[in-house]
Context: one part of a larger RNA
RNA sequence: CUCUCGUUAAGGAACUAGGCAAUCUAGCCCCGUAACUUCGGGAGAAGGGGCGCCCUGGUUCGUGUAGCUUGAAGCAGUGAAGCGAAUUGGGGUUGCAGUGAAAUGGCUUGAGCGACUGUUUACCAAAAACACAGGUCCCUGCCAAGGCGAGAGCCGACGUAUAGGGGCUGACGCCUGCCCAAUGCCAGAAGGUUAACCGGAGGGGUCACCGCAAGGGAAGCCCUGAAGCGAAGCCCUGGUGAAUGGCGGCCGUAACUAUAACGGUCCUAAGGUAGCGAAAUUCCUUGUCGGGUAAGUUCCGACCUGCACGAAAGGCGUAACGACUUAAGCGCUGUCUCAACGAGAGACUCG
Numbered sequence: 001c002u003c004u005c006g007u008u009a010a011g012g013a014a015c016u017a018g019g020c021a022a023u024c025u026a027g028c029c030c031c032g033u034a035a036c037u038u039c040g041g042g043a044g045a046a047g048g049g050g051c052g053c054c055c056u057g058g059u060u061c062g063u064g065u066a067g068c069u070u071g072a073a074g075c076a077g078u079g080a081a082g083c084g085a086a087u088u089g090g091g092g093u094u095g096c097a098g099u100g101a102a103a104u105g106g107c108u109u110g111a112g113c114g115a116c117u118g119u120u121u122a123c124c125a126a127a128a129a130c131a132c133a134g135g136u137c138c139c140u141g142c143c144a145a146g147g148c149g150a151g152a153g154c155c156g157a158c159g160u161a162u163a164g165g166g167g168c169u170g171a172c173g174c175c176u177g178c179c180c181a182a183u184g185c186c187a188g189a190a191g192g193u194u195a196a197c198c199g200g201a202g203g204g205g206u207c208a209c210c211g212c213a214a215g216g217g218a219a220g221c222c223c224u225g226a227a228g229c230g231a232a233g234c235c236c237u238g239g240u241g242a243a244u245g246g247c248g249g250c251c252g253u254a255a256c257u258a259u260a261a262c263g264g265u266c267c268u269a270a271g272g273u274a275g276c277g278a279a280a281u282u283c284c285u286u287g288u289c290g291g292g293u294a295a296g297u298u299c300c301g302a303c304c305u306g307c308a309c310g311a312a313a314g315g316c317g318u319a320a321c322g323a324c325u326u327a328a329g330c331g332c333u334g335u336c337u338c339a340a341c342g343a344g345a346g347a348c349u350c351g
Stems, first nucleotide, its partner, number of pairs: 001346008010337002014335001019332001027051005036041001038171001052093012067078003094098001106330007113322002118130002134169007146155003172317004177247003182244002184240005191235003198228001202224005209216002248266005275309001276306001287303005
């Protein structure tokens, strides 16, 4: 010097990104216990007191002798004494110290997120992520929908819409606004468009035959082929947002100023409602004001100028809960001022 421990004057978070780490606290009994609350909780809230041993008394309980009661008896009931247990008084006594060792909660307050118990990156992340009960939408009438398999077949289910599958949201409370133009889905069937098939007008090849020739040319066989007929789909007509999604700009105006309830105008399918808001979202920004501190880029309460919140990719609240995140305080401490001493194991020498 390194590691693991122990103790420490005065101070007590001044350390540090951050009280990280280490203290403090701790058991049982008694007293006492706030806001808030879903009335269950919060709560071991917080905060106090007691605790060993000896002597002695009370109360209660167990066992139970004698006795008493009942009974013909056996037995049963009650029950001094004795023994045992629990609990509660009084007196005494000892140590620095009585949960004498070990094991054995530090506490409080504000805010964010997630309701909760759970689950997760086996081996850098335990969380605000996942799940969840609850909500809602869509599909599915049973040989169900959906899924696995090449198939047979199987799961769904020996279930049957209070069932099963899928999507989103995520306890609970108050709520969930406007837009169906686009995209999707659902419904419709009048019209337009539209495939194969059907259809077969027409054209062509070959050839009997006709003709002097040029040429014409039946049937058959073969090639081609117009009109017409022809479903879904698409176009079309409607519906649908807890479907994918979207939810404006400019100018002016009030008897100080400022601001604009009000007016004008352009565009749109419709122009963001309630609630919340410098927020896990705010760039400018350490916004401004207030609180806390001697001093606060963090924190809390407001304001609203929301670069770029917003209503089931839910909005806003919320008791309880959390090895979550953040801010503050009390207690406590070698985290620090600032280091010291001690113990053990290494380090060094030899083997």